Description: This is a predicted structure of a 72-nucleotide RNA (transfer RNA) from a Gammaproteobacteria bacterium. The sequence is in RNAcentral, with records from ENA. The coordinates come from a structure-prediction model, not an experiment, and the mean pLDDT is 83. It matches the Rfam family "tRNA". It is annotated as a transfer RNA. Taxonomically the source falls in Gammaproteobacteria (Bacteria, Pseudomonadati, Pseudomonadota).

[in-house]
RNA sequence: GCCGAAUUAGCUUAGUGGUAGAGCAUCGCACUUGUAAUGCGGAGGUCGUGAGUUCAAUUCUCACAUUCGGCU
Numbered sequence: 001g002c003c004g005a006a007u008u009a010g011c012u013u014a015g016u017g018g019u020a021g022a023g024c025a026u027c028g029c030a031c032u033u034g035u036a037a038u039g040c041g042g043a044g045g046u047c048g049u050g051a052g053u054u055c056a057a058u059u060c061u062c063a064c065a066u067u068c069g070g071c072u
C1' cells in the first nucleotide's frame, strides 16, 4: 500500500427498513439470627463519527476513526 471482518448498556452479546432486547454486573424489596444463594422489581443505550437514500435507518450506500486478520 491492497483486501476482509468487527464497533449496540459497565462487561459479553441478539436484533436483515416500522417504539432497541437478553445474560452477567449494579440498585431496591422479599426470604435469613446474619451473609451467600434464590425469587420479584427498577435503573442504565446520542446503536463508533459524519454524510447520503427513504415517509421512516442499529439495519441499505459512501467517507473517516479504532481494533483484529490476510496479502505484498
Stems, first nucleotide, its partner, number of pairs: 001071007010024004018055001026042005048064005